[in-house]
Molecule: transfer RNA
Organism: Patescibacteria group bacterium
RNA sequence: GCGCCCAUAGCUUAAUGGUAAAGCUUUCGUCUUAUACACGAAUGAGUGGGGGUCCGAUUCCCUCUGGGCGCA
Numbered sequence: 001g002c003g004c005c006c007a008u009a010g011c012u013u014a015a016u017g018g019u020a021a022a023g024c025u026u027u028c029g030u031c032u033u034a035u036a037c038a039c040g041a042a043u044g045a046g047u048g049g050g051g052g053u054c055c056g057a058u059u060c061c062c063u064c065u066g067g068g069c070g071c072a
Stems, first nucleotide, its partner, number of pairs: 001071007010024004018055001026042005048064005
């Protein structure tokens, strides 16, 4: 220099065009002498930045940033 892949909650991952789901974590309650476990409830992200297409974008297109892999 060229090509490919990834970026979504504190963490790990879903969501292939119809308005973002779950597990872990955290908090509270029940239980226990107490803690842990278990059970119940609550809490949290508009999706790395910018732009475009579309009635509608996490999703499609362009660009930038960061990371990874391969070729030279």